[in-house]
RNA sequence: GUGGGUGUGACGGUCGCGGUCCGGGAAACCGGAUCGAGGAAAGUCCGAGCUCCAGAGGGCAGGCUGCCAGGUAACGCCUGGGCGCCGCGAGGCGACGGAACGGGCCACAGAAAACAAACCGCCCGUGAUCUCGGUCGCGGGUAAGGGUGAAAAGGUGGGGUAAGAGCCCACCGCGCACCUGGCAACAGCGUGCGGCACGGUAACCCCCAGCCGGAGCAAGGCCAAAUAGGCGGCGAGGUUCGGCCCGAACCGUUUGAGUCGCGGGUAGGCCGCUCGAGGGCGCGGGCGACCGCGUUCCCAGAUAGAUGACCGUCCGACACUCGUGUCGAACAGAACUCGGCUUACGGCCCAC
Repeated sequence: GUGGGUGUGACGGUCGCGGUCCGGGAAACCGGAUCGAGGAAAGUCCGAGCUCCAGAGGGCAGGCUGCCAGGUAACGCCUGGGCGCCGCGAGGCGACGGAACGGGCCACAGAAAACAAACCGCCCGUGAUCUCGGUCGCGGGUAAGGGUGAAAAGGUGGGGUAAGAGCCCACCGCGCACCUGGCAACAGCGUGCGGCACGGUAACCCCCAGCCGGAGCAAGGCCAAAUAGGCGGCGAGGUUCGGCCCGAACCGUUUGAGUCGCGGGUAGGCCGCUCGAGGGCGCGGGCGACCGCGUUCCCAGAUAGAUGACCGUCCGACACUCGUGUCGAACAGAACUCGGCUUACGGCCCAC
């Protein structure tokens, strides 16, 4: 330097907090045992499980992905390989299908930026002029040379030509077909064919292939004080006027007061909730991601939200008066659960 691992050290004690179990208690609670944050619990960026809603089938539209093979419940993830690029190297990075289907775009510079193009130069013809070397102009040829640019229509050499040019030839490069190796991406060399076939951009439209319903644990379900409307039964009375009687007022007896029940679902409580695509160890298969078998373990589930503090010994780091002192750090912190990615991070360890 590169890649990977680890994650507030170990043991004992005291006190405190949350969950579960056991014992005591009518209850409040008390006692005991046991468990109690992370590699990212984070961002909420992908993929799933689970739940509810929607949905005949097919297509269009829309979105995402994009070398090949494998892994996986699945993925935009991982592993191995291919190709390209970067690095002296260990290694790292890559939206890496299609541009001889179509459309669009290509700043500045430059003559010309895409059915190529003559600014300088070179060459041929011709006119004028001349100090006979040239100079100026006109018509044409030329992509070899110069110059511009990120990019100018293969490269080197030879032939050829007025000068040139794949115009022709050899080699290299390119494309296509066959062959060989590989499951494939692809690679190789051999042969043959083609003078060469028309720049870039698809992280612009587009084409091709594959995949894709929506919302999310505030999902969703159960119990249920209270209230409104609703349904059913009973029902001729009911309420107020300070206790009783008379009396009065109001609401009712077809439009049913009142009362009981059902139902409803608010407050509140419970479930979902943590045993799971789970962890450790061993054996086996595989280069590996990963898979199979056996064995073993239970490892947070709070609800305004617990997971903390102190002491001693050891260990580590630092300092010095050399046996004492100081420090134990960074990023951060569960909230339905997994698989990933990304981002943050003091120290320590391993490999190259």

Background: A computed fold for a 352-nucleotide RNA from a marine sediment metagenome, annotated as Bacterial RNase P class A. Its Rfam family is "Bacterial RNase P class A". By type it is a ribozyme. The sequence is in RNAcentral, with records from MGnify.